[in-house]
Annotation:
Predicted 3D model of a 72-nucleotide RNA (transfer RNA) from Trichonephila inaurata madagascariensis. It matches the Rfam family "tRNA". By type it is a transfer RNA. The sequence is in RNAcentral, with records from ENA and Rfam.

């Protein structure tokens, strides 16, 4: 240099153009002698960047970064 993949909560990952979700961690309350376990309740997101398409974009597009894979 050519193709493709892939980016969303601290981490791991789901999401059919119309309310952003789960599990693990964390925060609390419950049980306990003090934990863990187990149960119940909260907090936490510029959906990687800049457009363009739409009434409406996390989803569709162009470009651009990062990563990982094919080939040379």
């Nucleotide at each position: 240099g050519g193709g493709g993949g892939u980016a969303u909560a601290g981490c791991u990952c789901a999401g059919c153009g119309g309310u952003a979700g789960a599990g693990c961690a964390u925060c609390u309350g419950a049980c306990u002698g003090c934990a863990g376990a187990u149960c119940g309740a909260g907090a936490g997101g510029u959906c990687c960047c800049c457009g363009g398409u739409u009434c409406a974009a996390a989803c569709c597009u162009g470009g651009g970064u990062g990563c990982c894979c094919c080939u040379u």
Taxonomically the source falls in Trichonephila inaurata (Eukaryota, Protostomia, Ecdysozoa, Panarthropoda). Model confidence (mean pLDDT): 84 of 100.